Predicted 3D model of RNase P RNA and transfer RNA as a complex of 443 nucleotides.
It holds a member of the Rfam family "Bacterial RNase P class A". Rfam classes the family as a ribozyme. Its family is annotated with tRNA processing, ribonuclease P activity and dimeric ribonuclease P complex in the Gene Ontology.

RNA sequence: GAAGCAGGCCAGAUGACCGCUGCCCGUAUAUCGGGGAGAGGAAAGUCCGGGCUCCAAAGGGCAUGGUGCUGGAUAACGCCCAGCGGGGGUGACCCCAGGGAAAGUGCCACAGAGAGAAGACCGCCCGCUUCGGCGGGUAAGGGUGAAAGGGUAAGGUAAGAGCUUACCAGGUGCGACGGUGACGUCGGAUGCUAGGUAAACCCCACCAGGAGCAAGGCCGAAUAGGGAAGCGAUAAGGACGGCCCGUCCGUGCUUCCGGGUUGGCUGCUUGAUGCCGUCGGUAACGGCGGCACUAGAGGAAUGGUCAUCGCCCUCUGCCGGGUAACCUGCAGGGGGGACAGAACCCGGCUUAUGGGCUGCUUCGGCC
RNA sequence: GCCACCUUAGCUCAGAUGGUAGAGCAAUUGAUUCGUAAUCAAUAGGUCGCCGGUUCGAUUCCGGCAGGUGGCUCCA
Numbered sequence: 001g002a003a004g005c006a007g008g009c010c011a012g013a014u015g016a017c018c019g020c021u022g023c024c025c026g027u028a029u030a031u032c033g034g035g036g037a038g039a040g041g042a043a044a045g046u047c048c049g050g051g052c053u054c055c056a057a058a059g060g061g062c063a064u065g066g067u068g069c070u071g072g073a074u075a076a077c078g079c080c081c082a083g084c085g086g087g088g089g090u091g092a093c094c095c096c097a098g099g100g101a102a103a104g105u106g107c108c109a110c111a112g113a114g115a116g117a118a119g120a121c122c123g124c125c126c127g128c129u130u131c132g133g134c135g136g137g138u139a140a141g142g143g144u145g146a147a148a149g150g151g152u153a154a155g156g157u158a159a160g161a162g163c164u165u166a167c168c169a170g171g172u173g174c175g176a177c178g179g180u181g182a183c184g185u186c187g188g189a190u191g192c193u194a195g196g197u198a199a200a201c202c203c204c205a206c207c208a209g210g211a212g213c214a215a216g217g218c219c220g221a222a223u224a225g226g227g228a229a230g231c232g233a234u235a236a237g238g239a240c241g242g243c244c245c246g247u248c249c250g251u252g253c254u255u256c257c258g259g260g261u262u263g264g265c266u267g268c269u270u271g272a273u274g275c276c277g278u279c280g281g282u283a284a285c286g287g288c289g290g291c292a293c294u295a296g297a298g299g300a301a302u303g304g305u306c307a308u309c310g311c312c313c314u315c316u317g318c319c320g321g322g323u324a325a326c327c328u329g330c331a332g333g334g335g336g337g338a339c340a341g342a343a344c345c346c347g348g349c350u351u352a353u354g355g356g357c358u359g360c361u362u363c364g365g366c367c
Numbered sequence: 368g369c370c371a372c373c374u375u376a377g378c379u380c381a382g383a384u385g386g387u388a389g390a391g392c393a394a395u396u397g398a399u400u401c402g403u404a405a406u407c408a409a410u411a412g413g414u415c416g417c418c419g420g421u422u423c424g425a426u427u428c429c430g431g432c433a434g435g436u437g438g439c440u441c442c443a
Stems, first nucleotide, its partner, number of pairs: 001363007009356002012309007020038002023035004040339001044350002047348005052212004059245004064208005069083004084098001085096004099203002104201002106197003121142002123138006150168006169193002171190002174187005216266004226257006237249003259442002273292008311336008320327002368439007377392004386423001394410005416432005
């Protein structure tokens, strides 16, 4: 210098002027005046998880949905941390829906003889032959296919074949050692060689009741507590919004049409909160101590202009270094400054994003 | 704000158990007619919204995006 990898962080600063929305004070309401506050790392997608609220306090079973190596962490998670196994990269490092296909079922198009305890198309071998072929054996070789039922060598045979033997690979089951565990290392047994697919049904283990702040509570105003349909008459219906049981309420209930209103307060922001220090832990994270309060609007505010400085890109000139390409510094001109916008609140994931920062890797050049 | 759903030919929609996707209307060409319409015959037209993953193979299964549609106040 080039190409990359990982990680969190920043998301321009200050001042002036004009605006917007709450709060406090002057002030007894408003106008007005003053003071002070006012978006994010993703506020987004709404993809997961929780808090909170109502339904009953959320109980049992089935169904359904989800998760799926091990251990940890957490309010909880499909996130995160550490490891194991597999794969990719020269490397920094990255990726894996990563249980079970030896419980069962299904599927594997086309091609191919045969697609799963298979199979004879060509070939090889034996027999017969009218010399065209026919019957039988054979999975060594060829061919088809994404995939053809371990590999190499020797023996064996008519030709062949785990048919037999040796070695290698894998599986199954056993033992020893290490590890909390996933798993790893080693030993010996068995010729067992069993295809793929579970982001197909399914099996196993674990998790999940439903709805969502337009949840819910209080106040006020207004209207016809009207009409239709269905179910029901004491275990009928409702809570209960998949079904059954069970519990509770208990005489009407549910749905639709029609009617009124389009108001106010609350929930509402102090919270699994943030920062700093320290201790425990490899880490995620947790304990303790100190400090801080940092939007709460509600058809929805959080904006704009100018000046100075700073950042990035580019061009020109000058000093210095260098043979040169070029590099550092200074001055000046031009341009850029992203994605985006709280709506009950948090923890994550994913996606968008101009540029800057730190650490590391590989290659090339020079000393 | 919350919730549910959809995307396949120019338009409206099918599609299955994963194996190269159709129907109707529209379009084009031909026949018929003096001519047009209707009718008949034939033809063309598709990145199954986009990007990844699973699989031998994806429109279909899974995930992430993009675009679109619908519903939801309170009271009696």